[in-house]
The RNA shown here (SAM riboswitch aptamer (S box leader)) has 118 nucleotides and comes from Brevundimonas sp. S30B. Rfam family: SAM riboswitch aptamer (S box leader). From the family's description: The SAM riboswitch is found upstream of a number of genes which code for proteins involved in methionine or cysteine biosynthesis in Gram-positive bacteria. Model confidence (mean pLDDT): 82 of 100.
RNA sequence: AGCUCAUCAAGACCGGCUGAGGGAUUAGGCCCUUUGACGCCGGGGCAACCAUCGGGUUCCGCCCGAAACGGUGCCAACUCCUGCGGGGGUCCUUUGCCGGAUCCGCGAGAGAUGAGUG
Numbered sequence: 001a002g003c004u005c006a007u008c009a010a011g012a013c014c015g016g017c018u019g020a021g022g023g024a025u026u027a028g029g030c031c032c033u034u035u036g037a038c039g040c041c042g043g044g045g046c047a048a049c050c051a052u053c054g055g056g057u058u059c060c061g062c063c064c065g066a067a068a069c070g071g072u073g074c075c076a077a078c079u080c081c082u083g084c085g086g087g088g089g090u091c092c093u094u095u096g097c098c099g100g101a102u103c104c105g106c107g108a109g110a111g112a113u114g115a116g117u118g
Stems, first nucleotide, its partner, number of pairs: 002117007013043005021032003026083004044075003049071002052066005079110001084107002087104006
């Protein structure tokens, strides 16, 4: 690399350096950005996955809770939104079916993070 499991609508910004692009990939949309983005460094913070502690449970890798010293992670926008499948609402069109626009959930896929495996 790959595989497995869990989570992904909440939360959390200042300073310095740099200087033109950035928001994973591809396409479309939308947005951020010389009032300095992205990135890097320092500090601060958020959260609570692992680890820690307490309780439940026959036991536990399960459940509940505490704390935030440690290992990660994160600090514009739902993972920025859509794309594939299916469902529903409203409107337009039609005799009706079909079709079109728009909105809202669900599932899949992709991705991110953690833990494990190898």